RNA sequence: CAUCCAGAGCGGUGGAGGGAUUGGCCCUGUGAAGCCGCGGCAACCAGCGUGAGAGCGCCAGGUGCCAAUUCCAACAGGCGAUUCGCCUGGGAGAUG
Repeated sequence: CAUCCAGAGCGGUGGAGGGAUUGGCCCUGUGAAGCCGCGGCAACCAGCGUGAGAGCGCCAGGUGCCAAUUCCAACAGGCGAUUCGCCUGGGAGAUG
């Protein structure tokens, strides 16, 4: 700096945690995390083509990812409502 409402899981091992933090809510012995194998998604980077350029296309080598919108909220503001719902911006985080 860009993106984060799309997309994509089986088996083995392991044996109680996991979803960053806090709160909520959820997943989990019908087997969590971690590790291994295979499979898949996507297309940031690389490569190739094209183009004056911005870009576009191809590919899948390097990353990443494969419950829930980054699961929701958190700070500020706004709208409508009885304690709730929604919107905008910021912060934090993740990936490149």